[in-house]
A computed fold for a 174-nucleotide RNA from Actinoplanes derwentensis, annotated as FMN riboswitch aptamer (RFN element). Lineage of the source: Bacteria > Actinomycetota > Actinomycetes > Micromonosporales > Actinoplanes. The RNAcentral record of the sequence draws on Rfam and Ribocentre. Model confidence (mean pLDDT): 77 of 100. Its Rfam family is "FMN riboswitch aptamer (RFN element)". Its family is annotated with FMN binding in the Gene Ontology.
């Protein structure tokens, strides 16, 4: 240093101004954001060689849309719990399959979807409206029943959760 196992904390950002509207951080125009590894021809720093140009080979360091990996989701399995047992049926957990978005042009070069310039795109589920009427409440909201309507990468919820990994610290092996 390297390989395993244990244990700790860490581990995602982003809505402004305008317009339309009863109502919109949802819609329209302009702005704004970008996990985790992984590859990599920038940029940095030192270091050998060299008269210099340059070249080696190390260290950080660069991609939402190039490869994968996670978060959401959907299923079989197994395990624990609830229904008095047993099945069926809910409910939690864990590993495992599956599903899951997006990039082109010009430059430069041997060599770019990764650099430089220029245009483009993509962002899990779930909730979200305003009048009325009728109960209940009277803190100004809860239920219901007509009519209307409006869509979220940025608000609210799950989530004070998980989680890819980086890293610390301890033990064993080599």
């Nucleotide at each position: 240093a390297c390989g395993c196992g244990c244990u700790g904390g860490c581990g995602g950002g982003a809505c402004u101004c305008g317009g339309u509207g009863a109502a919109a951080u949802u819609c329209c125009g302009a702005a704004c954001c970008g996990g985790c590894g992984g590859u990599g021809a920038u940029c940095c720093g030192a270091c050998g060689c060299g008269a210099a140009a340059g070249c080696g080979a190390c260290g950080g360091u660069a991609a939402g849309c190039c490869c994968g990996c996670g978060a959401c989701c959907c299923g079989a399995u197994c395990g624990c719990c609830c229904c008095a047992c047993c099945a069926a049926g809910g409910g939690c957990g864990a590993g495992c399959g599956g599903u899951g978005g997006a990039c082109c042009u010009g430059g430069u070069g041997a060599g770019a979807c990764u650099c430089c310039a220029g245009g483009g795109c993509c962002g899990a589920c779930g909730g979200u409206u305003g009048a009325u009427c009728a109960g209940c409440a009277c803190a100004u909201g809860c239920u219901g029943g007509u009519c209307u309507g409006a869509c979220a990468g940025u608000c609210c919820g799950g989530a004070u959760g998980g989680g890819a990994g980086a890293c610390a610290g301890c033990g064993c092996g080599c």